[in-house]
């Protein structure tokens, strides 16, 4: 130098053929249970879907660009 994969909560990860309000688990919190702590059991909070533009009645998803991260050839 060429080529591809990936990037969604704090962390690991789903999200299907573009369509209704973006999810899980595990971590925080906050009730319950417990003499207490863990368990179990409810719940609450947390997201400009890296970033910018295009397309479209509508984009996390389709195009192009950028950055990071791996992986192969050279």
């Nucleotide at each position: 130098g060429g080529a591809g994969a990936c990037a969604u909560a704090g962390c690991u990860c789903a999200g299907c053929u573009g369509g209704u309000u973006a999810g899980a688990g595990c971590a925080u919190c906050c009730g319950c249970u417990u003499g207490a702590c863990g368990u179990g059991c409810g719940g609450a909070a947390g997201g400009u879907c890296u970033a910018g533009g295009g397309u479209u009645c509508g984009a996390a998803u389709c195009c192009c660009u950028c950055u990071g991260u791996c992986u192969c050839c050279a």

This is a predicted structure of a 74-nucleotide RNA (transfer RNA) from a Clostridiales bacterium. The prediction has a mean pLDDT of 81.